[in-house]
Context: one part of a larger RNA
């Protein structure tokens, strides 16, 4: 000089546009963020008899989206090859979709409990759930052979269901390089390096386990310690580095802390379940409930970071055959100079160079065409009157009576802040007297301070301006 997720301090008109708890991964009080299907299912209730509501089994979804940066110096992450895998929903193929069966939830009865909730009987369905048939694939077998599937629904342009096979698109394993600081960390490892062989997993593979060997890493920095999420990007700089990882977007990891499996194509699952702790909250002391690092919001904490708002009308997610319902993702509005662009605060004309202020050589200079006066203008502001696109696709617009047009009015409603001894663009007087103060350095002030403290006039940069932190 540039930069900032800043923030102080003075000061303040408007608009787009984008940011906005860097601190305690600190503790939360309320709402609200994940449902949806009656065209899978039997039950109840109400009904205008169309048709609407409940609570339940049942299916898909809930592993997305949102949020955070504690761990993590890892194959985490960036890039390169790779092979021993697994993929619900979609798209393409090809084949099949036979006849059976026994319960259970709710509902009703009886008990227990303060509540949370739970136990017993007796009923009843099903795209719940069992076992048969058949078997191209598959899976054991050397062959013979055995063993291995399904479900309906609707009346419609039809939706499912079951195997196999390809595909798209995830997702999981491995690698070669690249990715901090430290030798005042020098010697680390025993499932540890390999084998054989057996479990294990989707899948390889000390991933485990048995035996066997006695190996593996290491000044090209092992092991430890300390620090940190990587990356695309950002800053700054002519590059080359440096420095950095907020907003967006890829990936990783986490959900009070610690550990577990379950369920399912996929989780060891933020608003699922078990256990342990620590805290909170209810309680009839037996016993329960409870996790904002979603969206707002509330305490702390800090210099320091916002509304307990409208909508599902776009986009995009779930779920439905559809209307359609969810949806704090998203889409908007609201606060805040936090930042970045713009735009305004008025233009012209106006010499007795008024008045006052300051200076001063007392002649006059300076403020200064700056005021006043004249002319004329309406970007902004006010009023009042019309009004959108955003919907492509028949309906549907939160923002929004916005934007944005047209009309009146009247210069009207809008400037401030550091600085002036040198670096460094700008001086002069008063008042202070090593005093009170100034400083980013050199230095200024002890009676004529251009450096303090005012004032006048200046210079700078302007809705800002200066200061403080941190990077180049």
């Nucleotide at each position: 000089g540039g930069a900032u997720u800043a923030a102080c301090g003075c000061u303040g008109g408007c608009a787009g546009u984008g940011u906005g708890u860097a601190u305690a991964a600190u503790a939360c009080a309320u709402g609200c963020a994940a449902g949806u299907c009656g065209a899978g299912c039997g039950c109840c209730c109400c009904u205008u008899c169309g048709g609407g509501g409940g609570a339940g089994c049942g299916g898909c979804a809930a592993a997305c989206g949102g949020g955070u940066g504690a761990g993590u110096a890892a194959c985490a992450c960036g890039u390169u090859g790779g092979a021993a895998u697994c993929u619900g929903c979609c798209u393409c193929g090809c084949a099949c979709u036979c006849a059976g069966g026994g319960a259970u939830a709710g509902c009703c009865c009886a008990c227990u409990g303060a509540a949370a909730a739970g136990u017993g009987g007796a009923u009843u369905a099903a795209u719940a759930c069992c076992g048969g048939a058949u078997g191209g694939u598959c899976u054991c077998g050397u062959a013979a052979g055995a063993g291995u599937a399904a479900a309906g629904c609707u009346u419609u342009u039809g939706c499912g269901g079951u195997g196999c096979g390809a595909g798209a698109g995830g997702a999981g394993c491995c690698u070669g390089c690249g990715u901090a600081g430290u030798a005042u960390c020098a010697g680390c490892u025993u499932g540890u390096u390999g084998g054989u062989a057996a479990g294990g997993u989707a899948a390889c593979g000390g991933c485990u386990u048995a035996c066997c060997a006695a190996g593996g890493c290491u000044a090209u920095g092992a092991c430890g310690c300390u620090u940190a999420g990587c990356u695309g990007g950002u800053c700054u700089g002519a590059g080359a580095g440096g420095a950095u990882g907020a907003u967006c977007a890829g990936c990783c990891a986490c959900a009070a802390u610690g550990g577990g499996a379950c369920u399912g194509a996929g989780a060891c699952a933020c608003g699922g379940c078990c256990c342990a702790u620590a805290c909170u909250c209810c309680u009839a002391c037996g016993g329960g409930a409870g996790g904002c690092a979603g969206c707002a919001g509330u305490a702390a904490a800090g210099a320091a970071u916002c509304u307990u708002u409208c909508g599902c009308a776009a986009u995009g997610g779930g779920g439905g055959a559809a209307a359609c319902c969810c949806u704090g993702a998203c889409g908007g509005a609201g606060c805040a100079a936090c930042a970045c662009u713009g735009c305004g605060u008025g233009a012209c004309c106006g010499a007795u160079g008024a008045c006052g202020g300051c200076c001063u050589u007392c002649g006059g200079g300076u403020u200064g065409u700056a005021a006043a006066g004249g002319u004329c203008u309406u970007u902004u502001c006010u009023g009042a009157g019309g009004g959108a696109a955003u919907a492509a696709u028949u309906c549907u617009g939160a923002a929004g009576g916005u934007a944005c047009c047209u009309u009146a009015g009247g210069a009207a409603u809008a400037a401030g802040c550091a600085c002036c001894g040198g670096c460094u663009a700008a001086a002069u007087c008063c008042g202070u007297g090593c005093c009170a103060g100034c400083a980013g350095c050199c230095g200024c002030g002890g009676u004529a301070a251009u450096a303090c403290g005012g004032a006048u006039g200046g210079u700078g940069c302007a809705a800002g301006c200066g200061u403080u932190a941190u990077c180049c």
A computed fold for a 472-nucleotide part of an RNA from an uncultured Candidatus Peribacteria bacterium, annotated as small-subunit ribosomal RNA, 5' domain. The RNAcentral record of the full RNA draws on SILVA. Model confidence (mean pLDDT): 85 of 100. Its Rfam family is "Bacterial small subunit ribosomal RNA". Its family is annotated with structural constituent of ribosome and ribosome in the Gene Ontology.